A computed fold for a 386-nucleotide RNA from an Actinomycetota bacterium, annotated as Bacterial RNase P class A. It matches the Rfam family "Bacterial RNase P class A". By type it is a ribozyme.
[in-house]
């Protein structure tokens, strides 16, 4: 030195010239409002009302100036929430979401930290991580058998039969009745592994070690767990199938919503129907409301109006204290786009990492996915070279 890992930043700059968008703006220049003042003389009972003409606070516009203008993902629309509406938002049921333990958030399906299991030679990295003796239900073929199963090639001459032979003690063959599941062989998986003794062969049948289950048991731990000790030997997978079992869970969505402006006829017949219509996401209860529904004549209105919601936030930076952390507290400091036929583009000249993925749309915590080149810091060492 390369590689691996985990975390972080940047992600075209500089100048000059002309062009948008918000905010604030001294003068100056328009346009007018409330309000003063004059003047007519149409009405009027005093005086008003109305028309003309001046001056014209605040406002609005235009010119000048100043400041501020897309991202780490903005993007998927995948989870949460803030806000906002719905006159029950109350119960239930369904529907959904999560699932190992402790925490951390304003909440999550995030994130911390830890246990287990699993990859990796290691840093590190991944888990849809509660129940399989509550039920149902899958496992093609192959196989003798696939859940409390099972003899296809096999091994057994101890028991019984059977057949030679004997010195009558037996011996020796026979897998025919019988005992085996230890070895082989199918399959992704075959009713625990090795190994030793037993045995006619065998077998947890004993035994030693492992794994698995269990266990009012003992230690350390908040707990998930860890070790130890003691037992019968061992009573499969797959819930990411249905389901059970805990624990969460109103609904709609800034096109939400609020106010202005502009118009009008809040009109009239005629069946139905209170066991009625509507609200409460579906469903049922339970509450609230009140006249719905269906034609037929008439009549406004249909502006693609405007203002507000709109950005001071469960916000950012800094430094202190507390925690292993995530992330709390406290101090000082900072306002970093708010568009709506929808805003930053255009040229010149230089530089060099020769520019990747990419444009806000109510806002905020995450997840996921895309991304060229380029810096920084840590960790790691199986192999390899010195």
């Nucleotide at each position: 030195a390369a590689g691996g890992c985990a975390a972080g930043c940047c992600g075209g700059g500089u100048g000059g010239c002309c062009g948008c968008g918000g905010c604030g703006u001294u003068c100056c220049g328009g346009c007018g409002u409330u309000g003063c003042g004059c003047g007519c003389c149409u009405c009027u009972u005093c005086u008003g009302a109305g028309c003309g003409c001046g001056c014209g606070a605040g406002g609005c516009c235009g010119c000048u100036c100043g400041c501020c203008g897309a991202g780490g993902a903005a993007a998927g629309u995948c989870c949460g929430g803030a806000c906002a509406c719905c006159g029950c938002a109350g119960a239930g049921c369904a529907g959904g979401g999560c699932g190992c333990u402790g925490g951390a958030u304003a909440a999550c399906g995030u994130c911390c930290a830890g246990c287990c299991g699993g990859g990796g030679a290691a840093a590190c990295c991944c888990g849809a991580g509660g129940g399989a003796a509550a039920g149902c239900g899958c496992a093609a073929c192959a196989g003798a058998g696939a859940g409390c199963a099972g003899a296809c090639c096999g091994c057994c001459a101890g028991c019984g039969g059977c057949c030679u032979c004997u010195u009558c003690g037996g011996a020796g063959g026979u897998g025919c009745g019988g005992g085996c599941a230890a070895g082989g062989g199918u399959g992704a998986a075959a009713c625990g592994g090795u190994g030793a003794g037993g045995u006619a062969a065998g077998a947890g049948c004993u035994c030693a070690c492992c794994a698995g289950c269990g266990g009012u048991c003992c230690u350390g731990g908040u707990g998930a767990c860890a070790g130890g000790c003691c037992g019968g030997c061992u009573c499969g997978g797959c819930a990411a199938g249905c389901c059970c079992c805990g624990c969460c869970u109103g609904g709609u969505g800034c096109a939400a919503g609020a106010c202005c402006a502009a118009a009008u006829a809040g009109g009239g017949g005629a069946g139905c129907g209170a066991u009625g219509g509507g609200g409460u996401u579906g469903c049922u209860c339970g509450c609230c409301c009140c006249g719905g529904c269906u034609u037929c004549c008439g009549g406004g209105u249909u502006u693609c109006g405007g203002u507000c919601g709109c950005a001071u936030g469960a916000u950012c930076u800094g430094c202190g204290c507390g925690g292993c952390g995530a992330c709390g507290c406290g101090c000082a400091g900072g306002c970093g786009a708010g568009a709506u036929g929808g805003a930053u583009g255009g040229c010149c000249a230089u530089c060099c990492u020769c520019g990747a993925c990419a444009g806000a749309a109510u806002c905020c915590g995450g997840c996921u996915u895309a991304c060229a080149g380029g810096c920084u810091u840590g960790c790691u060492a199986c192999a390899g070279a010195g």